A computed fold for a 73-nucleotide RNA from Parasphingorhabdus marina DSM 22363, annotated as transfer RNA.
RNAcentral holds the sequence, with entries from Rfam.
RNAcentral records the identical sequence in 4 taxa.
Rfam family: tRNA. Rfam links the family to the GO term triplet codon-amino acid adaptor activity. Rfam classes the family as a transfer RNA. Rfam's curators write: Transfer RNA (tRNA) molecules are approximately 80 nucleotides in length.

RNA sequence: GCCGAAUUAGCUCAGCUGGUAGAGCAACCGCCUUGUAAGCGGUAGGUCAUCCGUUCGAGUCGGAUAUUCGGCA
Numbered sequence: 001g002c003c004g005a006a007u008u009a010g011c012u013c014a015g016c017u018g019g020u021a022g023a024g025c026a027a028c029c030g031c032c033u034u035g036u037a038a039g040c041g042g043u044a045g046g047u048c049a050u051c052c053g054u055u056c057g058a059g060u061c062g063g064a065u066a067u068u069c070g071g072c073a
Stems, first nucleotide, its partner, number of pairs: 001072007010025004019056001027043005049065005
C1' cells in the first nucleotide's frame, strides 16, 4: 500500500426480509438467613464508533472517516 472482518448497557454478546433495542454477568433495592455467600423477585443503566446520504421510517441499506483484528505484498 491492497483486501476482508468487527465497533450495540460497566463487561461478554444477540438483534435473520428496515417498523419505538434485548439477554447473561456486574451494579442498586427488596425477600430469604442469626449473619455472609448462594438462591428468588424487582429497578436503573443505550447519541447502536463519528458524520453524511437513501427512506414515511435506519442498529439494519449506501458512502466517507476513526479504532481494533486478520490476510496479501